Predicted 3D model of a 1569-nucleotide RNA (small-subunit ribosomal RNA) from an uncultured Bacilli bacterium.
[in-house]
RNA sequence: AAAUUUUUUUUUGGAGAGUUUGAUCCUGGCUCAGGAUGAACGCUGGCGGCAUGCCUAAGACAUGCAAGUCGAACGAGAUGGCCUACGGAAAGUGGAGUGCUUGCACAAAGCCGGAAGUAGAUCACCAUCUAGUGGCAGACGGGUGAGUAACACGUGGGUAACCUACCUCAUAGUUGGGGAUAACAGUUGGAAACGACUGCUAAUACCGAAUGUGAUAUAAAGGGAAGCUUUUAUAUUGAAAGGAGCCUUUAAAGCUUCGCUAAGAGAUGGGCCUGCGGCGUAUUAACUAGUUGGUGGGGUAAUGGCCUACCAAGGUAACGAUGCGUAGCCGAACUGAGAGGUUGACCGGCCACACUGGGACUGAGACACGGCCCAGACUCCUACGGGAGACAGCAGUUAGGAAUAUUCGUCAAUGGAGGGAACUCUGAACGAGCAAUGCCGCGUGAGUGAAGAAGGUCUUUGGAUUGUAAAACUCUGUUGUAUGGAAAGAAAAUCUAGAUUAGGAAAUGAAUUUAGACUGACGGUACCAUACCAGAAAGCCCCGGCUAACUACGUGCCAGCAGCCGCGGUAAUACGUAGGGGGCGAGCGUUAUCCGGAUUUAUUGGGCGUAAAGCGUGCGUAGGCGGUUAGGUAAGUUUAAGAUAAAAGCCCGGGGCUUAACUCCGGUUCGUCUUAAAAACUGUCUGACUAGAGUGUGGUAGAGGCAAACGGAAUUUCUAGUGUAGCGGUGAAAUGCGUAGAUAUUAGAAGGAACACCAGUGGCGAAGGCGGUUUGCUGGGCCAAAACUGACGCUGAGGCACGAAAGCGUGGGGAGCAAAUAGGAUUAGAUACCCUAGUAGUCCACGCCGUAAACGAUGAGUACUAAGUGUUGGAAAAAUUCAGUGCUGAAGCAAACGUAUUAAGUACUCCGCCUGAGUAGUACGGUCGCAAGGCUGAAACUCAAAGGAAUUGACGGGCACCCGCACAAGCGGUGGAGCAUGCUGUUUAAUUCGAAGAUACGCGAAGAACCUUACCUAGACUUGACAUCUCUGGCAAAUCUAUGGAGACAUAGAGGAGGUUACCCAGAAGACAGGUGGUGCAUGGUUGUCGUCAGCUCGUGUCGUGAGAUGUUCGGUUAAGUCCGAUAACGAGCGCAACCCUUAUCCUUAGUUGCUAACACUCUGGUGAGAACCCUAAGGAGACUGCCGGUGACAAACCGGAGGAAGGUGGGGAUGACGUCAAAUCAUCAUGCCCCUUACGUCUAGGGCUACAGGCGUGCUAUAAUGGCCGAUAUAAAAAGACGCAAAGCUGUGAAGCGGAGCAAAACUCCAAAGUCGGUCUCAGUUCGGAUUGAAGUCUGCAACUCGACUUCAUGAAGUUAGAAUCGCUAGUAAUCCCGAAUCAGAAUGUCGGGGUGAAUACGUUCCCGGGUGUUGUACACACCGCCCGUCACGCCACGAAAGUCUGUAAUACCCGAAUGUGGUAGCCUAACCCGCAAGGGAGGGGGCCACAAAAGGCAGGACAGGUGAUUGGGGUGAAGUCGUAACAAGGUAUCCCUACGAGAACGUGGGGAUGGAUCACCUCCUUU
Repeated sequence: AAAUUUUUUUUUGGAGAGUUUGAUCCUGGCUCAGGAUGAACGCUGGCGGCAUGCCUAAGACAUGCAAGUCGAACGAGAUGGCCUACGGAAAGUGGAGUGCUUGCACAAAGCCGGAAGUAGAUCACCAUCUAGUGGCAGACGGGUGAGUAACACGUGGGUAACCUACCUCAUAGUUGGGGAUAACAGUUGGAAACGACUGCUAAUACCGAAUGUGAUAUAAAGGGAAGCUUUUAUAUUGAAAGGAGCCUUUAAAGCUUCGCUAAGAGAUGGGCCUGCGGCGUAUUAACUAGUUGGUGGGGUAAUGGCCUACCAAGGUAACGAUGCGUAGCCGAACUGAGAGGUUGACCGGCCACACUGGGACUGAGACACGGCCCAGACUCCUACGGGAGACAGCAGUUAGGAAUAUUCGUCAAUGGAGGGAACUCUGAACGAGCAAUGCCGCGUGAGUGAAGAAGGUCUUUGGAUUGUAAAACUCUGUUGUAUGGAAAGAAAAUCUAGAUUAGGAAAUGAAUUUAGACUGACGGUACCAUACCAGAAAGCCCCGGCUAACUACGUGCCAGCAGCCGCGGUAAUACGUAGGGGGCGAGCGUUAUCCGGAUUUAUUGGGCGUAAAGCGUGCGUAGGCGGUUAGGUAAGUUUAAGAUAAAAGCCCGGGGCUUAACUCCGGUUCGUCUUAAAAACUGUCUGACUAGAGUGUGGUAGAGGCAAACGGAAUUUCUAGUGUAGCGGUGAAAUGCGUAGAUAUUAGAAGGAACACCAGUGGCGAAGGCGGUUUGCUGGGCCAAAACUGACGCUGAGGCACGAAAGCGUGGGGAGCAAAUAGGAUUAGAUACCCUAGUAGUCCACGCCGUAAACGAUGAGUACUAAGUGUUGGAAAAAUUCAGUGCUGAAGCAAACGUAUUAAGUACUCCGCCUGAGUAGUACGGUCGCAAGGCUGAAACUCAAAGGAAUUGACGGGCACCCGCACAAGCGGUGGAGCAUGCUGUUUAAUUCGAAGAUACGCGAAGAACCUUACCUAGACUUGACAUCUCUGGCAAAUCUAUGGAGACAUAGAGGAGGUUACCCAGAAGACAGGUGGUGCAUGGUUGUCGUCAGCUCGUGUCGUGAGAUGUUCGGUUAAGUCCGAUAACGAGCGCAACCCUUAUCCUUAGUUGCUAACACUCUGGUGAGAACCCUAAGGAGACUGCCGGUGACAAACCGGAGGAAGGUGGGGAUGACGUCAAAUCAUCAUGCCCCUUACGUCUAGGGCUACAGGCGUGCUAUAAUGGCCGAUAUAAAAAGACGCAAAGCUGUGAAGCGGAGCAAAACUCCAAAGUCGGUCUCAGUUCGGAUUGAAGUCUGCAACUCGACUUCAUGAAGUUAGAAUCGCUAGUAAUCCCGAAUCAGAAUGUCGGGGUGAAUACGUUCCCGGGUGUUGUACACACCGCCCGUCACGCCACGAAAGUCUGUAAUACCCGAAUGUGGUAGCCUAACCCGCAAGGGAGGGGGCCACAAAAGGCAGGACAGGUGAUUGGGGUGAAGUCGUAACAAGGUAUCCCUACGAGAACGUGGGGAUGGAUCACCUCCUUU
C1' cells in the first nucleotide's frame, strides 16, 4: 500500500557490490551477483515419466505415401459362380477281417457322395473388380510466415446493404416430352504426352413445355429509417415419370426410405461497413485527377469511384498526411514489488501464401498447396518436331549453418470425406524410434569401524591433513538381471434374437430398448510376484576482491589468465600442475539473447547557477492552464445492474496417475459497451461581482529611441615667422625623421573622429545597448486619488520583429588608431611579445549577415515565508508606505561552494533543454545567405572513465613575515704553473671491486715491493686450507737437515710434544665444507643527507555528510611549537632547552715523579726543607634576566646599567624528532633466494692494482724583499715508547753508523718553528723557485728491477699572483708557524690531534642560494626532473568525398501485348426451342475479327537505396621517433568566447565581450569596537 472483514485477523509485498581520487562527497557511465531459452559448444553420462526438436536458404529436391468415395445414378468391360461334358477326392454308410486284457480299437470290398482340376457354352441371373459418364468431396484437415503498417489483427458495434452446400423444423410439389455424348468399335497422326475423323449407346448428364404458394418488375394505397414491410392488379419464371426395399394383387397403383424442386424459419459458416487500440523515422512536409463530392448508367450476394459519362473543385495533413525502413496480429510466454519492458517456438483464434507474376473457369463456397490457362526462371525426358514438373503435407536427400530426429506401426481410439450400409480412404490423429533439448522423480548403497593403516601432500621435522574416509564385519535390494503372471484404454456402429411406441389395411421401415456376438497399432507394455549379487552406475566448475573455498612446485611482462578492477619482470593464494577445500550434481561450465538490478527516459519515480542541460531578447497564433458568485446541463467523474470478455494458460480450492512434473473438475479477476442514478469538483450554457488585467485624470525621474543644428579642448596636416642640431624610441638599441632646417615655439588655416571634469555596485531600456549642448518628434515606467470596463488573464510549439563586435555589397569620408604587410630588435630559431612605418577597417547613408563567456553561465507568471543596513524615484498625518537597485544575514534548500522577499525556499501553470567521454557541433542531406558561414544534426570506431565541489600535500619566473657566512662588508684561497693524491677515459693477460649533483672523486684504504689481493699467467690438490659425524689403522705429529723443483710439493734421515676408552695422527666412503660468485630493487645492522632545521604527532572534546579541521591559528617574543596573552578547546608524547664531557674563575682535599715564596747548600728545585704559588686530579661553588632603570599590555620579553673571572643557550663538543632520497653498503659482519662443486673452492711462483694522449676534483710547493741565505738566541702543548723510545760519547759533509746510560714513564727518551738580534742579497727567471735528470750513498726488509723513503754532489724546468667561474671564514676565528699520534718492517704534501703568533669586516635584508610559518592559484599527487598541445614520419582500424562503374526498388511517359474477361461485328460453323409440308429461316451458341482492360518484356529521362572505386580528407589507436612548448602557477605576453586576417606546428595579431584572472593600490559597501 492493496484485498477480505464490525472490531480484529490473515495474505501478498522492493537487499546490493566493484570501478574515476593521495584521500573525500557528488554526478555519471561500465561491470557483476538473479531468473529465462525451440538454444549451441566443451567435459562427463545410470534409469523412468511428461513435454519439445530447421530460429539459417519462402534454397533445390531422388523415392514412397499424404483425397478420395459411391454399382442403392448410368451404359459397358473383365473374372468367378450358376449351365454342359470329363474327372472322381473328402465325408457318410457298411462291416469281411485283425489285435488282444472280451469290450475296446483298427479296418477291406460294396453302396452313397460329389470336391479339386480340365474343356466348353451362355451372358437370363448372382457376386466381385475396373476405365468412362454422373453425384458429392476435393475451399476441410495438414504446412509455412515470404508479403502485409492494412479494418490485417484485438476489442465493441452496425448490416433497414448481404450470402450460406451438407444439417434441423415445418409447407407445397416431384406432371409430360426431346435431342445428344463419353465409354465402345473402326480408320488414322505422334518418339512420347496426347489426339483427329467416322459410327453406336445410357443416366440422378443436357434441353424445352405444364403447374405456380412464392420470387422479380411495374402501378396504386398505408406504415417506416434508404433497397424494409402490408394489401391489390398485371407480366415473367422451376423440378429427376429418379434409386433401393417391401407387400398386396397381377394391373396399375400403394407404402417405406434415400434423393430432387420451390418458398419460409433456424443453426452454422462467411462477406461488407465502422468507433477505439497497439512499430521506428521530420536528415520524409506536404500529398491527391477517379483524386473528393453529386447526377445518370453499369457491375456485384451486397453498400460504395468498385467501373463509366457528365458536372462541381474538392479531400488528407504538425492530434504527423505522404514517403522510407522494419514487422504476420492476438490469447498468451519470460521478467519485474508493481507500473512497465521484451518476445509471439510449442498449444489455441484470425490473416496471408503455396516455384515467381498474371488470369479466370467450376462451384453454396476458390480466383483453389497435392485443379486449369498464359508468361518467366530453373530441372528432367526427347526421335529436336514437342512434352513433363513444383515437399512452406509425412518421412527422407542435398546445400546453408553453431544447430534441430525415422524414407517406422496402425486406423484400435478421437476426428474427417464418400456411401443406405458393410466398408473404403485418411503421414489428420494415436503410438513407437532418435536426442540429457527442457521440467519432474529415483538411484549409484546403509550401519559399525582408530592401529587414526599404507600411500599422497605440506612441514617449524615435532607433526598436520586426506580421514570413519578405506580395509574389515553386519545388513538392505530401489534400479538392474532372470523367471512367471498380467491390465485399463472397447464403447458405439453393425449383425443375430427379442420387446415397446406412432402411423397404416398390411408388410417393410423408423424411433427407443434388452441380451449376445465382433473389434487393440501401442504390447506381453504399465503393473504385480519370486530369486540373485554391493555387485553394473559420478562428474563438472571454481578457490585475489566482488564471491563460498589455500598451500606446494614449475614459469619469470615469457607462456598464459581476465566478467569488471586487474595478475605475470625469480619467493605468483590471480598463469600451469598437484594436494587440500568450496559449489552444484546426471549433470556442470562457456557463449548468445531478453527482463531485472538501472530511480540509467524517472506516470508511479530524475534533473537543468558551477557536474550533461534555460532558446540572445521580445511580440504573438494554435494549444495548455485559469479569479468570486447563483442557476441549468451531465461530456469528464463516482455508484449500481446487464452484455461481452472463446477454450487453454496464470491464481485459489479440490480430484487422478506410488510422489512430482503432468492432467481433470469447480471458482475469482482486467478491459470494452449499454442502461439507470448522483451533482461536490472540472467542462459547457445563462446571469451577476471587482480583489487579476486594462482605460481615463493629475503629477514625476531618466546617457530610452529617431532627426536636425551648434560648441570647445586635444591629435594630425598645411602656410608663415623665430631658432639650431639633433629628434624619436627602448630593458638596452636600431630602423625612422632632420642642415633641402626637423624636434621645440608663435600665429593662422583645413579636416575627421571622440565628447575630460560632473560620474556614483547612480539612471533608462525586452535584450543588444545608451553619456557634449539645444530644438523637434516619439516609446515605456513609477506615484496619488479611486471615476470607468468587467476576467478582457498567464504561458506560448511553429511564426514575426529586434539583435555587440567582426565581416560582405554600393556610394561617400578618412584626423587618430590599426589586422595584413615592410623594416629594426630579441632569440638557438622568433612567421610572436618590444620599436618605426602602414593598408583594409574603424566614421556616414542604404542593404545584408544573425553570431558572442549574447552571463546573474540562474526561462516567464502568480501567491506565501525572520530581520538589519545603504542608495534612486514618488507620496505622506513625517510614525511610515509604494516601486527599483546593492550588501550582511534566519529558517529552509544544496554534493559542496553557496543561495536566502531581486531564492538556488514552499507550491501551482506553461514553454525550452539534458541522459558517459571522445569521434563532433564533425560528415551526409535539407534549408537560409552575395560570400564568410548560420540553423538542423548522426554513425562506425575507441575508452573505463570523462566531470563538479571541497580536503591534505607538493609546486609557482604568486604574496607576506622570519632565519642562516645566504647575499652584502672584509680576509685568504681554488680555477693558470710544477709536483703529490683520487677519479674518469684509454690501454692491458690483468690494470680486482665498490662509491657518482649537493650527500662520489687525499672516499672504503689508520698506509698495494712479497704478503695484503679479491685481478692475470703458469704449475698443483679434490671430503679439500677450515668445521661436525662414521669406520679402520697407528707410534707417530710439529720441527730440522739433504736431494729434485720457480715454489707448492715429493723422497730420505734426524727428532720426540701430546694422545693411547682414543678427544692426537694417517687412511677410506659419504653426508658436507668452501665461494671477496649474483641480487643493497628480498633483508638485518650500520651510515650519509635535508638538519641541530623547529618541527612531527596523539587522547578526549567540538565543527564538518565526509576526506579532514580545531588543538599547532592570531597579537607579541625567542636561537627555538622558547615563553606570555587571546582563543572550542583541554591535556599529553617525540623533538628544543636542561641534565653529560671539556674550557674559563674561585674554594676544599691531596703534595710525588710535578712546584719553589720564605730558609740553608748549590753550576743546575740538584739537595735539605716547605704545602704558600704554579700544576696535577677528585669534590664543590659560581650565572638565575637574580638586582636597578626604561620600553612593552599590569605579561612574556627586549634595551641599557651595576656587580662579577664569566651576562643573557659564556666558548667548544657529544647528543640528530616523525620522516625523505627503493640514498650507500650482500667486499666489515649477519642473512633469504639463486648459482659453482676435479671449480666461480684451495695452495704456490711471477706479474698487476704504480700503465698514460687527454679531462676533472682535493692538496702541497711556489712565483719572492712583510722575502731568501748565513750566524747567534728565547719560549710550548698534546701525545707515544719493550718486536719499543733511545741519551751521553765517537765516526761520517749528510742520510746514518758504532754505542748503549736510563725508562713499562708528571721520574728516562723523542722533541719546535714562526719570533728576536746581527750580516748578506737589491728586483733579476735572480743567492726566487725547486721540478726533472746524472753520479754516489744510507736505512728497512728473504727481496727496493717493475715499485720504497732518505742523504750528498751536480743539473736548475714551468712559474713574475693566475680568464669565465667558484670556495672557506664573524674571534683566540681567518691567516700563518711548527709539534705529535694512529696505521706501520719500511714507506704522508693525507687523516686525526696539539699548541705558538694573531687580524679585518658586518650599513643592512633589495637581490642569489637553502630553510621555516601563514596565505593564494593549480588541469600536479611518481607531486614542476610534474602535467601537457599540435604539425610531421611509420604501422593498424573504421568512416567521409571522388572521375566513374555495378546492382536493386518504386513510379512516370511511350512501344509491344500472352492467357483471360466484357462489349461489338459477322461473309465461317451450328442437335434440342420457334416458324415452316419440305427446303430453309430465326433465336441462341461456337469460332474468327475489332475495341477496351491487362502480366511479363522493351525503350527513355529522372528519383531513391546499396555495393565497389585509382586517388584524397580528416578521425581513432600504437613502446622508448622528429620539431617546437600553446595550456595548467601571474605557466613566464592572464586565459577564454565570437569574428577577420596571417603563419611548419602548437598558434599570433586586430575589433568587441566574459572572469570561469594572480598580485598591488585606490574607490564604494559591509562587520566589530
Source information: Model confidence (mean pLDDT): 81 of 100.